[in-house]
Predicted 3D model of a 74-nucleotide RNA (transfer RNA) from Cyanophora biloba. Rfam family: tRNA. Its family is annotated with triplet codon-amino acid adaptor activity in the Gene Ontology. From the family's description: Transfer RNA (tRNA) molecules are approximately 80 nucleotides in length. By type it is a transfer RNA. The RNAcentral record of the sequence draws on ENA. A source record names the gene trnM.
RNA sequence: CGCGGAAUAGUGUAGUUGGCUAACAUAUUGGGCUCAUAAUCCAAAGAUCAUUGGUUCAAGUCCAAUUUCCGCAC
Numbered sequence: 001c002g003c004g005g006a007a008u009a010g011u012g013u014a015g016u017u018g019g020c021u022a023a024c025a026u027a028u029u030g031g032g033c034u035c036a037u038a039a040u041c042c043a044a045a046g047a048u049c050a051u052u053g054g055u056u057c058a059a060g061u062c063c064a065a066u067u068u069c070c071g072c073a074c
Base pairs, nucleotide, nucleotide: 002072003071004070005069006068007067010026011025012024013023019057028044029043030042031041032040050066051065052064053063054062
């Protein structure tokens, strides 16, 4: 140099054939329960879905380029 895969909340992941408010676990914060703590229950906050552009009425999803990481081959 060539080929393939990945990037989504603090962390780890899901997201089906493009379609209604982007979901789950854990962590964080508040409250309940308890004499108290843990466990458990309820609630809240936290994402411009790697970046830039394109297609479309509509993009996390499709297309192109770029960045970073992993793997294969040499």